Predicted 3D model of a 1421-nucleotide RNA (small-subunit ribosomal RNA) from a metagenome. The sequence is in RNAcentral, with records from SILVA. Its mean pLDDT, the model's own confidence on a scale to 100, is 85.

[in-house]
């Protein structure tokens, strides 16, 4: 000498970073004071900078502890420490001058005393001096004292910004006062005394929630949310408390103490504080590397080098955001393949794709390669400074300094090569098929999709949007004029306080002067920067950066204006209100009194019933009711008048008298002078019922009781009756307290009553009366405006002003649970969870009413036969069954499909058989066979043998096999469909264009007066027209006329019959056919609107649509039919098809429906006799004769039929017979025996004959048809069909009637109007117990927690007071020991965190139970 290390000293750790706990505060923001303050380091200026002095670290030496670490003795240094000296100068004291202010004041000036400072390091010269060190001179870099400045800081003060009154009264250092003590500094900042004050509804004190702002999102603003990043302020540092040092902390990586928690331990003790950067666990839905530099920008010390800096500068991860970029570009149409979809033509993916010809960003590879760097510093030279070539500024050359990083960037290479996904497609909302699923699986932001054709679920093709993203989820602010200041309402949708008086508050008439707070206007200071806008400019652009500008809507301050608001003086009257003349009135309060009633005593009279009701009965009545007369009690009410009339402030108020009294109104006025208006809080009034205490009690009448009604009937009726209603005194305090419509004031057409006053005409003896005009109350109608509409309009719901109160989607709920209130009853204040896609108005158009008016219908009714009771006969529906195929189910299924189920049919069941089929097309290939006869097996399909053989102009066809495509289904859906049909109903209705009307849904027409079977038709009308319907035409009976006359007829004439239109002949007549006439309210009368049309008559065969068919609007009933037909979609495909043989659809303890037959004499059996009409017939009808008792059998004439037949019609009419009886009624079953049809009548036919005779003597409740040739009755034909279960059904004619006052009831139906919570439309809607679950919530003995105070206990650390007997270098006295002075340990002491104890107040979780809600698919009443 270098480096590194430990220690003294010095500045720095109070900056930077991080967080947001706690703060509702001068914490924050804005803008002000501080004459009441500090501010190190930095800068300015004035002055100093002297002379001394003792110490302790580290260090050495010992002890003591595991360790932290402690302790002894020794040494030693300063810019550490201490004393002295000096005072430019500062504090303080004395008293003074000047000057200013803003109130204590404040600043300047001179003057005395008192007190108070320092430290040295360092670089150059060398004259002098000294051995040196130095002195000494010169710089520079400290140090002290003053002043000042510049920055940072302290304190006050105004304004300004969160919720909550279910938080209304807080407050003793609390408010101020006087001294004091502290602070840098006012100050209850702390102590003492003193005084009772402070704050609060402009919300005090409580809770609750939170940093504050520049700004951020958003909105057109206005506002709304929000306070990450950036900046600014402010709190915090493991919790709580404390202070030291310091200029600056009560101090993040400092000290002490307590606590909790972690860690070390030798168990004694001991350490620790990531809300600094990385990380690491924990919680979580969720949030990164233990990275590189100090190059650059700050920042600490330092003279500097320098060193420190997880400030910061980069880099990593993360699509988190926001900007740029890429995945290629241009041709390419047999529109390839392939998907997807199809009307099987095609379309779509789609120029996409292949091919074809280019580019080359980005990412590879390869090579080059910055900017940010300019300074400190170092050498050179210059210049200023200086005695100086030192040092210090300053300029100028060179030298050096890169974390990011071999990155940005630059150039080459190669190749279309590596590079596209999320959502979404029902409407909102751009973007549509298919396919699976089949109220499942699922989807959904509201609306809501899925139950067999899903553009809504899944998946596909295909579209749309966005794109390195997209979608989802939370969050915010729009849209929301849905808290409405810009900007909202309150008749009925939520919303007027029940009502009036009034207090604070807001609002306020004319006029004058003043002040200028409000207001407007210039100007200054502020309103950091960042953002945000503009304009410019920088990185290829862009995001991002930079520069400017402009904003920053506020605040403060000067100055100026004075219409308006205000302030403070005046003054007027027109608001108000006062005196005064009149006049109404159920206005209030008291006190007296009246008559009718009704009841009840008591007396006469009287006698057997009253009372009540829809009928009743409960009661009362012979112990004499009710009735009736007379006398008393008693309590409650005021009939008539009387009136959308009258007073009151609402609630209310009704005989009458007196007496106290409150309002309003008119009129006319010489009075006061804005004295008003409205009214949060407040404190009065305030039905009804309800409470207390005390009277009162006739009637009436909750509660009970009883009769009654009724399925019940805790009700409605009825008999009774108790509180109650009345009074007085006191309480509640609420009602649909309603004009559902708060007070005041102003203004804006009219008409028309009514109740008070007035005036002025008028008539008038007078009372009166009538016009008009006015003021004031109460009423309808109506204009303009107003309303969503209904509707309100001078009594506004209209057009302003002013105050107050309520509103804010339904339920929860006017409720909990906190408060006041009240004796209770309760009453005022008033939520939350949860849950719902609504609830709510006014209109509208339908239904629909045990609403209303009109008016039809065999709807009642009046009548006449029936059904329901027996048997049968069909059908059904339950039962059975292998199968009893299926379908029709109030009317409107049930003698219905089915106009025929022994096989067939048939579609079921057993069982046996077939797979390209029983059928149909079509192709390809073969065959020569197949039909057909016949044998044999079989129950039979069927199978097997045999015989037996095609047509053809050789293309091709019939037939058979085989093989593909396809055939087939009486399987399923009638809730996929179409056609047909039923019903409402043959009911009078249903609609449309154009105009009007109305926001509009619509509405008028279509409604009214009339009339009719009718929306049928007149009249009227904001309608005018028109369509579907209605009625006509269309078909048949009914009278006549014309033609024509066989198979029809037969007057006349002629011919023949036992008789017969049998014959010739006839067209008169019946009758057929065809074609016409006639019926129109045309004709009289009458009534109508001189209509329509109706009523009566004539006349006529028929009279008001002549009778009867056909004919059936818009529409209803998800009606009825997939088994008639057609037909989509599923389904089956050796079977759910298709052939067969047997079976069943006929089953039978019931139930019902449509019949037929009958109970008998208006009949029943025998005989006799007479009169239709419409069918129908050839595989058919089938005469005459014959046989059978008969069904029927033989037989075969005529006849495809106005000829022939089926065919006898019957009741009827006439004669006998039975004689009221289960019969000579009834015929049902069942024995026997036959006919007939058919391939077969067992199961399972009809029909005949003999026997056999059974229920039934007219049918309960209930129910049905029928108004004229009808009901009733009597036969007759037909279809279907072999026969036939037909009594069925559909025609046919014979006999033939009763009865309708009428429209009140039932039932359907039509116009109209009224209501309406219904619209699937009354079979609708829909309350409320309970039962069962689910869920939020309250009450609950109690329990576990938190908060904030309060009293008392104890009391660390530390301040600060006391004392300091013990201990200590500096300064003093003293030789020294020693003493002082002064300090510290200790100790006491005030205050003082933690803790602990107590009672209390707030708050949360749980809590057996318990209450009510809410919701839940079909639950009970």
């Nucleotide at each position: 000498g270098a480096a590194g290390g430990a220690g003294u000293c010095g500045c720095g750790u109070a900056a930077g970073g991080g967080u947001g706990c706690g703060u509702a505060a001068c914490a924050c923001g804005u803008g002000g004071g501080c004459a009441a303050u500090c501010u190190g380091c930095c800068c300015u200026g004035a002055a100093g900078u002297u002379c001394g002095g003792g110490a302790c670290a580290a260090c050495c030496u010992g002890c003591c502890g595991a360790a932290a670490g402690g302790u002894a003795a020794g040494c030693u240094a300063a810019u550490a420490c201490c004393g002295a000296a000096u005072g430019u100068g500062a504090u303080c004291u004395u008293a003074a001058g000047c000057a200013g202010g803003c109130a204590u004041c404040u600043g300047c000036u001179a003057a005395a005393g008192c007190u108070c400072a320092a430290a040295g390091c360092u670089g150059g010269g060398g004259a002098u001096c000294g051995u040196a060190a130095g002195a000494c001179c010169u710089g520079g870099c400290g140090c002290u004292u003053c002043a000042g400045g510049a920055u940072g800081g302290g304190c006050c003060c105004g304004c300004g910004g969160c919720c909550u009154a279910u938080c209304a009264g807080c407050u003793a250092g609390u408010u101020g006062g006087u001294g004091a003590g502290g602070u840098a500094a006012u100050g209850g900042c702390u102590c003492a005394c003193c005084a009772a004050g402070g704050c609060g509804a402009a919300g005090a004190c409580g809770g609750g929630u939170a940093g504050c702002c520049g700004g951020u999102c958003u909105g057109a603003g206005a506002g709304g949310a929000c306070g990450a990043u950036c900046g600014g302020c402010c709190a915090c540092a493991c919790u709580g408390g404390a202070a030291c040092u310091g200029a600056g902390a009560c101090a993040c990586g400092g000290u002490c103490c307590a606590g909790a928690c972690a860690c070390c331990u030798a168990c004694g003790g001991g350490u620790g504080g990531c809300a600094g950067c990385a990380g690491u666990c924990g919680a979580g839905a969720a949030u990164c590397u233990u990275u590189c530099a100090c190059a650059a920008u700050g920042g600490g010390c330092g003279a500097a080098a320098g060193c420190c800096u997880g400030a910061u500068g980069g880099a990593g991860c993360g699509a988190c955001g926001c900007c740029g970029c890429g995945u290629g570009g241009g041709g390419g149409a047999u529109g390839a393949a392939g998907g997807c979809c199809u009307u099987c033509g095609g379309g779509u993916c789609g120029u996409a794709a292949a091919c074809c010809c280019c580019u080359g960003u980005c990412a590879u590879c390869u090579g080059g390669g910055a900017g940010c760097a300019a300074a400190c510093c170092u050498u050179g030279c210059c210049c200023g400074u200086u005695a100086a070539u030192a040092c210090c500024g300053g300029g100028u050359a060179a030298g050096u300094u890169g974390a990011u990083a071999g990155u940005a960037c630059c150039a080459g290479a190669a190749g279309a090569g590596g590079a596209a996904g999320g959502g979404a497609c029902g409407g909102c909302u751009a973007a549509c098929u298919c396919u699976g699923u089949g109220c499942c699986a699922g989807c959904a932001g509201c609306c809501g999709c899925g139950g067999u054709a899903a553009u809504a679920c899944a998946g596909a093709g295909g579209u749309c949007c966005c794109a390195a993203g997209c979608g989802u989820u939370g969050u915010u602010c729009g849209g929301a004029u849905u808290c409405a200041c810009u900007g909202g309402g309150c008749g009925u949708a939520a919303a007027g306080g029940g009502u009036g008086c009034g207090u604070a508050g807001g609002c306020g008439g004319u006029u004058g002067a003043u002040u200028a707070a409000g207001u407007c206007u210039g100007a200054u200071g502020u309103g950091a920067a960042a953002u945000c806008u503009c304009c410019g400019g920088g990185c290829c652009c862009a995001a991002c950066c930079c520069g400017g500008a402009a904003a920053c809507u506020g605040c403060a301050u000067c100055g100026g204006a004075u219409a308006c608001u205000a302030g403070u003086c005046g003054g007027c009257u027109a608001g108000a209100g006062g005196a005064u003349u009149g006049g109404a009135g159920g206005g209030g309060g008291g006190a007296g009194u009246g008559g009718a009633a009704u009841u009840c005593u008591c007396g006469g009279u009287g006698u057997a019933g009253c009372a009540g009701u829809g009928a009743a009965a409960u009661g009362c009545g012979u112990a004499g009711a009710u009735a009736u007369c007379g006398a008393g009690a008693g309590g409650a009410a005021c009939a008539u008048c009387a009136g959308u009339g009258g007073c009151g402030a609402a609630g209310g108020c009704g005989g009458g008298u007196c007496u106290c009294u409150g309002g309003g109104c008119c009129g006319g006025u010489a009075c006061u002078g804005a004295c008003g208006c409205u009214g949060a809080g407040g404190a009065g009034c305030g039905a009804a019922a309800g409470c207390g205490u005390g009277g009162g009690g006739a009637g009436c009448a909750a509660a009970c009781a009883g009769g009654a009604u009724u399925a019940g009937a805790u009700a409605c009726c009825c008999u009774g009756g108790u509180a109650g209603u009345c009074c007085a005194c006191g309480c509640c305090g609420u009602a649909a307290a309603c004009g559902g419509u708060g007070g005041g004031c102003g203004c804006u057409a009219g008409g028309u009553g009514u109740g008070g006053g007035g005036a002025u005409c008028g008539u008038u003896u007078c009372c009166a009366c009538g016009a008009u005009c006015u003021c004031c109350g109460u009423g309808c109608c109506g204009c303009a405006g107003c309303u969503a509409a209904c509707g309100c309009a001078u009594u506004a719901a209209g057009c302003g002003c002013c105050c107050c109160g309520c509103c804010u989607g339904g339920g929860g709920a006017g409720u909990a649970c906190g408060g006041c209130c009240g004796c209770a009853a309760g009453g005022c204040u008033a939520a939350a969870a949860c849950u719902c896609a609504a609830a709510g108005g006014a209109a509208u158009u339908g239904a629909c009413g045990g609403g209303g008016g009109c008016c039809c219908g065999c709807a009642c009714a009046a009548g006449c036969g029936g059904c329901g009771g027996a048997g049968c006969a069909u059908g059904c529906g339950g039962a059975u069954u292998a199968a009893u195929u299926c379908g029709a189910u109030g009317c409107a299924a049930c003698g219905c499909g089915a106009a025929g189920a022994a096989c067939c049919u048939u579609a079921c069941c057993u069982g046996g058989g077939u797979u390209u089929g029983a059928c149909a097309u079509a192709u390809a290939c073969g065959g020569a066979a197949a039909a057909c006869u016949g044998g044999c097996a079989g129950a039979g399909a069927u199978g097997u043998c045999a015989g037996g053989u095609c047509c053809g102009c050789a293309a091709g066809g019939g037939c058979c096999g085989u093989a593909u495509a396809c055939a087939g289904g009486u399987g399923g859906u009638g809730c996929a469909u179409g056609g047909c049909u039923g019903u409402c109903g043959u009911c009078a209705g249903c609609u449309c264009g154009u105009g009007u009307c109305g926001u509009g849904a619509g509405a008028u027409g279509u409604u009214g007066g009339g009339u009719u079977a009718a929306g049928u038709c007149c009249c009227g009308c904001a309608a005018c027209g028109a369509g579907c319907g209605c009625a006509a035409c269309c078909c048949u009976c009914g009278u006549c006329c014309u033609a024509u006359g066989u198979u029809g007829c037969c007057a006349g004439c002629g011919g023949g019959u036992a008789a017969u239109g049998c014959c010739g002949g006839g067209g008169a007549c019946u009758c057929a056919u065809a074609g016409g006439a006639g019926a129109c309210c045309g004709c009289c009368g009458g009534g109508g609107u001189c209509a329509a049309c109706u009523c009566g008559g004539a006349g006529g065969a028929a009279g008001g649509u002549g009778g009867g068919g056909a004919u059936g609007a818009c529409g209803u009933c998800a009606a009825g039919u997939c088994a008639u037909c057609a037909u989509g979609c599923c389904c089956c495909u050796u079977a759910u098809g298709u052939c067969c043989a047997g079976g069943g659809c006929u089953u039978c303890a019931c139930g019902c429906a449509u019949g037929c037959u009958a109970c008998a004499a208006u009949g029943g059996c025998c005989g006799g006799u007479a009169c239709a009409a419409a069918g129908g017939g050839c595989u058919g009808c089938g005469a005459u004769a014959c046989c059978g008792c008969a069904a029927g059998g033989u037989g075969g004439a005529g006849c495809g039929a106005a000829u022939c037949c089926c065919a006898a019609a019957a009741a009827g009419c006439c004669g006998g017979u039975c004689u009221c009886a289960g019969u000579u009624c009834g015929g049902a079953u069942u024995g026997g025996g036959g006919u007939c049809u058919g391939c077969a009548a067992c199961u399972c036919g009809a029909c005949c004959c003999c026997a056999u005779g059974a229920a039934g003597u007219c049918g309960g409740a209930g129910u049905c048809g029928c108004u004229a040739g009808u009901a009733a009755u009597c036969g007759u034909a037909g279809a279907u069909c072999a026969g036939c279960a037909a009594c069925g059904c559909u025609g046919c004619g014979g006999u033939g009637a009763a009865u309708a006052c009428g429209u009140u009831c039932c039932c359907g139906g039509g116009c109209c109007u009224u209501g309406u919570a219904c619209a699937c439309a009354c079979c609708g809607c829909c309350c409320g117990u309970c039962a069962c679950g689910u869920c939020a919530c309250g009450a609950a003995a109690g329990u576990u927690g938190g908060g904030a105070a309060c009293a008392c206990c104890c009391g660390a650390a530390g301040c600060c007071c006391g004392u300091g007997g013990c201990u200590c270098a500096a300064c003093c006295c003293g030789c020294a020991a020693g003493g002082g002075a002064g300090a510290g340990a200790g100790c006491g002491g005030u205050c003082g965190a933690a803790g602990g104890u107590g009672g209390g107040c707030c708050u949360a979780g749980c809590g057996a139970u318990u209450g009510g809600g809410a919701c839940g698919a079909a639950g009970u009443c």